The part of an RNA shown here (small-subunit ribosomal RNA, 5' domain) has 499 nucleotides and comes from an uncultured Eubacteriales bacterium. Its Rfam family is "Bacterial small subunit ribosomal RNA". Its family is annotated with structural constituent of ribosome and ribosome in the Gene Ontology. The coordinates come from a structure-prediction model, not an experiment, and the mean pLDDT is 82.
Context: one part of a larger RNA
């Protein structure tokens, strides 16, 4: 210059960022992933009506919602332990691949069954939570039917390409689908093709230090196979063959998420990877699968470890690297805040609803801009200081005093955009206008040389200073205080760290 900084002193205002760099330490308490009754049965409330043995009972309508289903918790947020890697980053290949919902087309949406959750009965339990039974619904699940496409399996004509192969058209066979809902408008279901946009694999090339780390590997390297995968592979598995890497640093060690960017520099290079944006990893430690288009899944499950935590001692809950917060740690980093108004996201025909994403507010000179603390006129050069050769000099037009002014503060009236009808947390905010007082607003470092800036008095190698040279032992512009002057300004100054 610079900094996600700290520490001293000092602090007026405003916009606009930024705010655990240390323990991936441990969490008390709130909330952050809901929704849909226009998929389903069934309960509860209200109101209207009808019956009535007056105990109620049954339509229908509005509201609500444990449970069964969908459809979303794989996105959004967090945080950098891991990783020296096809992890990033850049240029490619996928003739080796998938892809819910969106778009566009192209064909259908017909018949049945038999369960089960809730619920009702019984029973275990401190609980959490569970068994038995019994009854019912579906856009839940099961069979059957047809099948334009696509799949398999024969057959066989043309094209292509870079090799396994690929793309077109024909014949003949196999097996395979579906779901209603409603206010009647439309919203779904099923197969099939394209697209769009996500994501998987695989390749060149680049990507820290250490040889006081030189040999390293047996699923090891390759084969043809079996098996898995959404896809190629030793990805697995039996057999075969001895092979692969390596001084162009393998292998071990040590260190780091990596890149757009950021810092510095004239470049070149050099350092860093806070905030924002991509990618990757992980989510108490390890391990593993299930669902699902998509996870090996932060706020799912199982299992094992350490930790808390309830308990009747039988067993059970938990996981803040979500947002606030609390302990610790530590020089050091904030509110247990408003609101879904905007924006963007899940659900739903929608009205909605949920959203600590996001939008704002609080707190901190932590940054970077910006404004301000007055302007003009005043010489008896007032008192006062400080200094003096005692004449004087300087503080100094400074002040006083007269005249103005009103940014911002404060005070009062108005009052937004942000939202095309309706709807504003921010917010009585921002601005706009009044009246009123120069009042309410300055400091910090320094003054021997570098290096702008000197007296004087204390002190007397003391006490002290210092970035380097050095100063300080009796006239110290170096120490310590005043007066003066310098340099910066709501800062200064000092440490750390990069250029």
């Nucleotide at each position: 210059g610079a900094u996600g900084a700290a520490c001293g002193c000092u602090g007026g205002c405003g916009g606009c960022g930024u705010g655990c760099c240390u323990a991936a330490c441990a969490c008390a308490u709130g909330c952050a992933a809901g929704u849909c009754g226009a998929g389903c049965g069934g309960g509860a409330a209200u109101a209207a009506g009808a019956c009535u043995c007056c105990g109620g009972u049954c339509u229908u309508a509005u509201u609500u919602u444990a449970g069964c289903g969908g459809c979303g918790g794989a996105c959004g947020g967090g945080u950098g332990a891991g990783u020296a890697a096809c992890g990033c980053g850049u240029g490619g290949a996928u003739a080796a691949u998938c892809u819910g919902c969106c778009a566009u087309u192209c064909a259908c949406u017909c018949g049945c069954g038999g369960a089960u959750a809730c619920c009702g009965a019984u029973g275990a339990g401190a609980a959490a939570u569970c068994a038995u039974u019994g009854c019912u619904a579906a856009u839940a699940c099961g069979c059957g039917a047809u099948a334009c496409g696509a799949u398999c399996c024969u057959u066989a004509a043309g094209a292509g390409a870079c090799a396994u192969c690929u793309c077109u058209a024909g014949a003949g066979g196999a097996a395979g689908a579906a779901a209603g809902a409603u206010u009647a408008a439309u919203c779904g279901g099923u197969g099939a093709a394209u697209g769009a946009g996500g994501a998987g694999u695989c390749c060149g090339c680049g990507u820290c230090u250490g040889a006081u780390u030189a040999g390293c590997u047996a699923g090891u390297u390759g084969g043809a196979g079996u098996g898995g995968u959404a896809a190629c592979g030793g990805c697995u598995c039996a057999c075969c063959a001895a092979g692969g890497c390596g001084a162009c640093g393998a292998u071990c060690a040590g260190u780091a998420g990596c890149c757009g960017a950021c810092c510095u520099g004239a470049g070149a290079g050099g350092g860093u990877g806070a905030u924002c944006g991509g990618c990757c990893a992980c989510a108490u430690u390890g391990g593993g699968a299930c669902u699902g288009a998509g996870a090996u899944a932060c706020g799912g499950c199982c299992c094992a470890a350490a930790c808390u935590c309830c308990u009747a001692c039988g067993g059970g809950a938990g996981g803040c690297a979500g947002c606030a917060g609390u302990g610790g740690g530590g020089a050091a980093u904030a509110u247990u805040g408003c609101a879904c108004a905007a924006u963007g996201g899940a659900g739903g025909a929608a009205a909605c609803u949920c959203u600590g994403a996001u939008g704002c507010a609080g707190c901190a000179a932590c940054g970077c801009c910006g404004c301000g603390u007055g302007a003009a006129g005043g010489a008896a050069g007032a008192a006062g200081g400080u200094u003096u050769u005692c004449g004087g000099a300087u503080c100094g037009u400074a002040a006083a005093c007269u005249u103005c002014u009103a940014u911002c503060g404060a005070c009062a009236g108005g009052g937004a955009c942000g939202a095309u009808a309706a709807u504003g947390a921010c917010g009585g905010u921002a601005c706009c206008u009044g009246a009123a007082u120069a009042a309410g607003a300055a400091g910090c470092c320094c003054c021997g040389g570098c290096u702008a800036a000197c007296u004087a008095c204390g002190u007397g190698c003391c006490a002290g200073c210092a970035g380097c040279c050095g100063c300080g032992g009796u006239a110290a512009u170096a120490c310590g205080u005043a007066g003066g002057g310098g340099g910066c300004a709501a800062g200064c100054g000092u440490u750390a760290u990069c250029c």